[in-house]
């Protein structure tokens, strides 16, 4: 000096579920909680799941696919930015 890369610290975030609050909902958001997370930070561009809604047909309801307009980043994938690191 170059590789590999743990260990240990400091530290985040917070499933599910209760209370409150917005929303037709899916779900957010806040406070308690803590099942996990090494990006369980951010960002709806691909994908996938889920809400609602019209019209047609139809005795009538429902289902499925289509379109619209939303949710989920802790379903995926892609973008971006972030701690620590051989003592």
């Nucleotide at each position: 000096c170059g590789c590999c890369a743990a260990c240990c610290a400091a530290g985040c975030c917070a499933c599910a579920c209760c209370c409150g609050u917005c929303g037709c909902g899916a779900g957010g958001c806040g406070g308690g909680g803590c099942c996990g997370g090494a990006a369980a930070g951010c960002c709806a561009c691909g994908g996938u799941u889920c809400u609602u809604g019209a019209a047609a047909a139809u005795a009538a309801c429902a289902a499925a696919a289509a379109c619209a307009a939303g949710a989920a980043g802790g379903c995926c994938g892609g973008g971006c930015c972030g701690c620590c690191u051989c003592c």
c-di-GMP-I riboswitch aptamer from Methylomonas sp. LL1, 87 nucleotides, folded computationally. Of the family's consensus pairs, 94% are formed in the model. The coordinates come from a structure-prediction model, not an experiment, and the mean pLDDT is 79. RNAcentral holds the sequence, with entries from Rfam.